A computed fold for a 1483-nucleotide RNA from an uncultured organism, annotated as small-subunit ribosomal RNA. It matches the Rfam family "Bacterial small subunit ribosomal RNA". The sequence is in RNAcentral, with records from ENA and SILVA.
């Protein structure tokens, strides 16, 4: 969310239950026996009494029989012969049923019911009296039954068993109903009898059911390792249907257990079910088999069967009734109720069917069962319509505005009729039983009766007027849910803005979210769909099938060795394993296959197959096993050798350190990066001699040796283990591994006793340091050493368990053999054993390993299963302790880890470069000022830029403007663009007035339109329409220097003009990737050469381009002037000329081209020649792939968002120019290489019409006047300055320096106050070369000097250019700073070291350990008490039918519950306390 039908299924609390029903039946076992009502008779007080009949031998109750042990429910308990499977019972029973026999004789006394009566509230109980039976009890008879004795012969597991015969003993019974009269008796007819059926008794057999028992299988924990006294067995007895310690007495001391006893936890078991390819794993609803239970615990009775769900007794808890004295009850039957819970139904109908109980039967009973009801809880089926229909309607959504999509979808038209609705018809399920009819059989004298059989007719339906059928009617009543980032089918818009939220995993959300929420669209399934929980799968992620252990988790520290596992060659026997076919079983249902029935399916029915198992019997004998025998190759022993730090004990030795004594000797020694503590004038250190004592053994010494490992190192002796080599002999599988167990086991530690030289935890002092509980130094105690004990761990590592076999080599080394050779020593070849390196196949995730395997096989052991928690807690064992061994969980994370790759990084390494350092020159940092920034201030001081790579930056120029900011005043289709509609008006130009700060507002004057069309008119004119223009109104819109440079384009900076960055094909690698691009040289260069699994290519480098330097050539004005001529005071001034300079076009030139040397005959380097220039000649432009979310939305462009009488726009004034301060970049200086004055020389490159402006004159000057010339190689700006010559100043705060201030001016401009530049006069500040630190520069460079330009009205110490003068230094790259390139190495980094990351402390949360205690649970032990019951004894008392009678009572034993006591175990909780995990940006 929900239309219909079929078939199924449907409490979790074994919690408590109101109410109804769920087990009765038989009169053909028995006695007794109503009433209502009807009929009738009598009396009569005509509506009462009495009688009779029917009702009726009925109801209800009782005795008796059978049933109630079935059917139905539940799963608490149970880890068990409980269940499953297969056997045994020769150790047993079995009512009813079937078959076969025999019998059913004759007696007796009671007792319910009933009547009378007592007690009690009730439940119920009692007394007296009567009576029956198929109730009960004796007696008789009886064997084929039971027990027992004997004889015979079978089977046998040797225990027994059963058969035949002969003896002995013991035990029975009940009648009922129907029919009938042949015989007997009474004599219509009955009784006995007979007969049929049912029943009863006693045997046998069967069937069914049950009991007991055995083999095998059947959960987890060893942090449960020992358990057991009726326990294990025997003898005897008791008991049972039956074996048995089942029980008892006595005897013995057994029985179980690492193949898991005992204990604890959990659990009904199975067929099956779910899943899986299977093997398995999980599970045990419905259906079926078994078990157990019936409020909890105990017990027996009855019975064929119970220790009994709807029986009894007792104890307990609970509920109910009560008159308080006492009683009643048991839904885990069907319904139903309460509680609990996420959660599960009707207090229905019927015995019609199936089945069951009773009965002779009819019949009765049956919540079993059959049906119906409720629930989409599951499975299955059906429907919610079909066809046509493009103007692709309306509408929604979206859009690049064109369209697209929902969508043939709808509407419309044409059809159909399932389901639901209405009306009518209408089954199957039914066959029995019984009654009647007919026939047959049995019995009989019988055609009668009875029983049985067959045939026919009749009778019986809860469901239900249901299924089904027909008709009517009508598209009408019937679609939702989840999802759409990937996994995974399905995409867009809006909203939100790390919020709200989503999420199975990865993850999404911080302003463009296909992931949140909504809309549209789509996908999937569909009367359902999603979620949650659970199981299996995927998971080879517990690996039998089918995993691993060098480095990812994982080899025990090492050996010896019991059990166990595995085991050489061969002969033969057996047949346990194994194999083959057979037999039995493996319930049914289920699954599978084939059929069949419901319209189909689900479902149901029939048949088959399967059931991998177990058992029995037969056979085979290869292999395993086992018995017997043999063998020698595995293993071992014997003989002969040599090697060795193998082990233990004793002794000896020298060097060195320290200490002591004595001598010499004097002021230091010692120690460190540097010092200090310390020692020393009481004589140290140094040196000589002597002595003492302890420990360790230089050289040899070696990836050499030995040992199981730990480990072992001076020499000698003694004792002792093992391995190896050689050759023969012997034993004859004696072997390998090895859980537990035992032993060994470095350093450190512990105990006792020694010893103590050196070293040296702890400790002390001195240093270092921010600190320094460290590193360094001076001292120094345990300890280190020895003996005897303990401990038992290490990165105990080859991080590689042991043993055996097999599988290419090469090269060392140690031990020992053989061969060849030699006079001999070597050398060489070869074998075995050990120990190394390299390497192939193979293997490995890779690294690597590789005959000493991590290769290929075999056997055995140990160990692993995500990280953390944790090798921790608890428990146990060991230990003197420290601690060791064994060894979890809660909780938490989504990773932790291995190997390799590419980068990045390193106070790693190698090589190389750069004004990086060094060598130098000049600065900055100190002063004043200029300028920018920060900060502060302000109404505003607009905004941006912020390490290098912001800070004389955007800005090539803020008084107004600019201008974005502030204050105030205005406007609202707007200052600007396009378009539409309506109205008005000519537009425009010129010029006023008033208000105002202006914008603007209000109001005038003058002048005066144009084009086209229509009509009028000849035309002009006039009228109308329309367009342009303006105004007003209205609407779309304009506008925004408002936000986001982390949404963008474009542009730019930076690494860096560093030499790098890549690709194709090939090759290598599982792959990421590598190679190419590495190596050797060389270069400025990934420049070039050589080698090379690489070969080529691209973007970069270089070159090509511009400029400059030399030459040639062409051209010759506005430039030039050597020669010729003319002219002037003078000047290329003029004619003329192209020689020169120059201009600007075209060429040339430089390429390691030539020579020499080095180098690999190379690239290239060095030197030289020539040349204007020499090794990219100098300079510029040119900036690879990329990095920095670098900068810019305020240059422009642009997505989205925001404002719209304002964040837009206009105007006036102010501000951007503030000023305690800090920083950057500059200018001017501090002076004599200078200042001042006078004279004098030489540029380049530019610019000029809103311009540059000459000459001339004026002014001290800025400047003014003036206007020639010039649109420029022609005229102007334009005197270049430093320089040179001369004079002066004489080291001072100066004749240095010029700030600041006063006065007077000039220029620009509407305007110079805030706030311009310049000039003159006066004033004359700081400053005497600048701390730490820091910048630039390698040649026409630095330094120094001036000139021009841009923008600009004006404003330059800035910027961009230009030329003049013109240096110093570079040994060089060892060390060291910065940046960069290549190779290599380590890495736990990849946001890439500005990384990552450890521990304490503080705070919060969570789970957990300990804990004085508190509290609860189940189990056991000992003792006390002990109900009911059973058994034994008793039985004076009672009954009595008189029997070997029954019972009460009493007593004893056993015993449930209860109580007491001491412990053990398992939980819960707890002040306090321990560590652990997680958490935000704390420390």
């Nucleotide at each position: 969310u929900g239309g219909c039908g079929g078939c199924g299924u449907g409490c979790u609390u074994a919690c408590a239950c109101a109410u109804g029903c769920a087990a009765g039946u038989c009169g053909a076992a028995c006695g007794a026996g109503a009433a209502a009502u009807c009929u009738u008779u009598a009396g009569c007080u005509u509506g009462c009494u009495a009688g009779a009949g029917a009702a009726a031998g009925u109801a209800a109750a009782g005795u008796g029989g059978c049933g109630c042990a079935c059917g139905g429910g539940u799963g608490a308990g149970u880890a068990a012969c409980g269940c499953g499977u297969g056997g045994g019972u020769a150790a047993u029973c079995u009512g009813c049923c079937u078959c076969c026999g025999a019998a059913u004789c004759g007696g007796g006394g009671a007792u319910a019911a009933c009547a009378u009566u007592g007690c009690g509230a009730a439940a119920g109980c009692g007394a007296u009296g009567c009576u029956a039976a198929u109730a009960c009890c004796g007696g008789a008879u009886a064997a084929a039954a039971u027990c027992u004795g004997g004889u015979u012969g079978g089977c046998u597991u040797c225990g027994g068993u059963g058969a035949a015969c002969c003896g002995g003993a013991u035990c029975a019974a009940a009648g009922g109903u129907g029919g009938u009269c042949u015989c007997u008796u009474u004599a219509u007819a009955a009784a006995a009898g007979c007969u049929a059926c049912c029943g009863u008794u006693u045997g046998g057999a069967g069937a069914u059911g049950a009991g007991c028992u055995c083999g095998c299988g059947u959960a987890c924990c060893a942090u449960u390792a020992g358990c057991u006294a009726g326990u294990u067995g025997g003898u005897g007895a008791g008991g049972u249907a039956a074996a048995g310690g089942c029980u008892c007495a006595c005897c013995a001391a057994g029985g179980c257990g690492a193949c898991g006893a005992u204990g604890g936890u959990u659990a009904g078991c199975u067929g099956g079910u779910c899943u899986g390819a299977g093997a398995g794993g999980a599970u045990g609803a419905u259906c079926a088999g078994c078990c157990a239970c019936a409020c909890c615990g105990g017990a027996a009775c009855u019975g064929g069967a119970a220790c009994a769900c709807g029986g009894u007794c007792c104890g307990g808890a609970c509920u109910c009734c009560u008159a308080c004295g006492g009683g009643a009850g048991g839904c885990a039957g069907c319904a139903g109720u309460g509680a609990g819970g996420a959660a599960u139904u009707u207090u229905g109908c019927g015995c019609a069917a199936u089945g069951g109980g009773g009965g002779a039967a009819a019949c009765c009973c049956u919540g079993a069962c059959g049906c119906a009801g409720c629930a989409a809880c599951g499975c299955c089926g059906c429907g919610u319509g079909a066809g046509u229909g493009a103007u692709g309607a309306a509408g929604g959504c979206u859009u690049u505005c064109g369209g697209g999509u929902c969508g043939u979808a709808a509407a419309g038209c044409u059809c159909u009729g399932u389901c639901g609705g209405g009306u009518g018809g209408g089954a199957a399920g039914a066959a029995c039983c019984c009654a009647c009819c007919a026939a047959g059989u049995g019995u009989u004298a019988a055609g009668a009766c009875c029983a049985c059989u067959u045939g026919g007719u009749g009778c019986u339906g809860a469901c239900g007027g249901u299924a089904c059928c027909a008709c009517c009617g009508a598209a009408g009543g019937a679609a939702g849910c989840a999802c759409c980032g990937g996994c995974u089918a399905a995409c867009u818009c809006c909203g939100u803005g790390c919020c709200a939220g989503c999420a199975g995993c990865c993850g999404c959300g911080g302003u463009a979210a296909u992931a949140c929420g909504g809309g549209g669209g789509g996908u999937g399934c569909g009367a359902g769909c999603g979620u949650u929980a659970u199981u299996c799968g995927g998971a080879a992620u517990c690996a039998u099938u089918g995993g691993g252990c060098g480095u990812a988790a994982a080899g025990g520290g090492c050996g010896c060795g019991c059990a166990g596992g595995c085991g050489g060659u061969u002969u033969u026997g057996u047949a346990a394993g194994u194999c083959a076919g057979a037999u039995g079983u493996g319930a049914a249902a289920u699954c599978c296959c084939g059929g069949g029935g419901c319209u189909u399916a689900a479902c149901c029915c029939c048949g088959g197959a399967a059931g991998u198992g177990c058992a029995u019997a037969u056979g085979a004998a290869a292999c395993u096993a086992u018995g017997a025998g043999a063998c020698u190759u595995g293993a071992g022993u014997a003989u002969g050798g040599g090697a060795g730090a193998g082990g233990g004990a004793a002794g000896c030795g020298g060097a060195a350190u320290u200490c002591c004594u004595g001598g010499u000797g004097u002021a230091g020694c010692g120690g460190u990066g540097a010092a200090a503590u310390g020692c020393g004038u009481a004589g140290a250190u140094a040196u000589c001699a002597g002595g003492a004592g302890g420990a360790a053994c230089a050289c040899c010494g070696g990836u050499g040796g030995c040992g199981a490992a730990g480990g072992c190192g001076g020499c000698u002796u003694c004792c002792u283990g093992g391995a190896c080599c050689a050759a023969u002999a012997c034993u004859g599988a004696c072997g390998c591994u090895g859980a537990g167990g035992c032993g060994c086991g470095a350093a450190g530690g512990c105990g006792u006793g020694g010893g103590g030289a050196g070293c040296g935890a702890a400790c002390a002092g001195g240093a270092u340091u921010a600190g320094a509980u460290a590193c360094c130094c001076u001292g120094g105690u345990a300890g280190u050493c020895c003996a005897c004990g303990c401990a038992g761990u290490a990165a105990a590592c080859g991080u590689u368990g042991a043993u055996c076999a097999c599988u290419a080599g090469g090269u060392g080394u140690a031990g020992u053999g053989g061969g060849u050779a030699u006079u001999g020593a070597c050398c060489c070849c070869u074998g075995c054993u050990g120990u190394g390196c390299c390497g192939g196949a193979g293997u490995u995730a890779a690294c690597g390993c590789a005959u000493u395997a991590a290769g290929u096989g075999a056997u055995c052991c140990g160990c692993c299963u995500g990280g953390g928690g944790a090798g921790u807690a608890c428990g146990a064992u060991c230990g003197c302790a420290a601690g060791a061994u064994u060894a979890a969980a809660a909780c938490u994370c989504a990773a932790a880890g291995g190997a390799a790759u590419u980068g990045a990084c390193g106070g790693g390494g190698g090589c190389c470069c750069g004004c990086a350092c060094c060598a130098g020159c000049g600065g900055u940092g100190g002063a004043a000022c200029a300028u920018g920034u920060g900060g502060u201030u302000u109404a505003a001081u607009u905004c941006g830029a912020u390490g290098c790579a912001a800070c004389g930056c955007g800005a090539a120029g803020a008084a107004c403007c600019u201008u974005a900011c502030c204050u105030g005043g205005g406007c609202u289709u707007g200052a600007c663009a396009u378009a539409u509609a309506u109205a008005u008006g000519g537009c425009g130009u010129a010029u006023g007035u008033a208000a105002g700060a202006a914008a603007u507002u209000a109001u005038g004057u003058a002048u005066u339109c144009u084009g086209u069309c229509u009509g009028u008119u000849u035309u002009u004119u006039c009228a109308g329409a329309u367009a342009g223009c303006a105004u007003a109104u209205a609407u779309a819109c304009a506008g925004g220097u408002g936000a986001u440079g982390c949404a963008u384009g474009g542009c730019u900076g930076u690494c860096g003009u560093c030499a790098g960055c890549u690709c194709g094909u090939g090759u290598c690698g599982u792959g990421a990737g590598a190679u190419g691009u590495a190596g050797g040289g060389u270069u400025a260069a990934g420049u070039c050469c050589c080698u090379u699994a690489a070969c080529g290519a691209g973007c970069g480098c270089a070159a090509c381009c511009c400029u400059u330097g030399c030459u040639u050539u062409u051209a010759g004005u506005u430039g030039c002037c050597a020669u010729c001529a003319g002219g002037u005071a003078a000047u290329g001034c003029u004619g003329g000329g192209g020689a020169c300079u120059c201009u600007a076009g075209a060429a040339g030139g430089a390429c390691u081209g030539c020579c020499g040397a080095g180098g690999u005959u190379a690239a290239c380097u060095c030197g030289g020649a020539g040349g204007a220039a020499g090794g990219u000649g100098g300079g510029g432009a040119u900036g690879a792939c990329g990095u920095c979310a670098a900068g810019u939305c305020a240059g422009u462009a642009u997505g989205u968002c925001c404002c719209u009488u304002a964040u837009g726009u206009c105007c006036a004034g102010g501000g951007c120019u503030a000023c305690a301060c800090a920083c950057g970049u500059g200018u001017u200086a501090c002076a004599a290489u200078g200042g001042u004055c006078g004279g004098u020389a030489c540029a380049g490159a530019g610019u000029g019409a809103c311009g540059c402006u000459a000459a001339u004159c004026c002014a001290c000057g800025a400047g003014g006047u003036g206007g020639c010339g010039c649109c420029a190689a022609u005229c102007a700006c334009u005197u270049a300055a430093a320089g040179c010559c001369g004079a002066u100043c004489c080291c001072a705060g100066u004749u240095c320096g010029g700030a600041u201030u006063g006065g007077a001016g000039u220029c620009u401009g509407c305007a110079a106050u805030u706030c311009g530049a310049c000039u003159c006069c006066a004033u004359g500040a700081a400053g005497u070369u600048g701390g730490a630190a820091u910048c630039g520069c390698u040649a026409g460079u630095a330094a120094u000097c001036g000139c021009a330009g841009a923008a600009c009205a004006g404003c330059a110490u800035g910027c961009u250019g230009c030329g003049g003068u013109g240096a110093a230094u570079a040994c060089g790259u060892u060390c060291a700073c910065c940046g960069g390139g290549c190779c290599u190495u380590g890495u736990a980094c990849a946001c890439a070291c500005c990384g990552c990351c450890c521990g304490u402390c503080a705070c919060g949360c969570c789970a957990u350990g300990g804990a004085a205690g508190u509290u609860g649970g189940g189990a056991g032990u000992a003792c006390c008490c002990g109900a009911a019951g059973u058994u034994g004894c008793u039985g004076u008392c009672c009954a009595u039918a008189c029997g070997u009678u029954g019972g009460a009572u009493g007593u004893a034993a056993c015993u449930a519950a209860g109580g007491u006591a001491a412990g053990a175990c398992c939980g819960a909780u707890a002040a306090c306390u321990g560590g652990g995990g997680c958490g935000a940006a704390g420390u």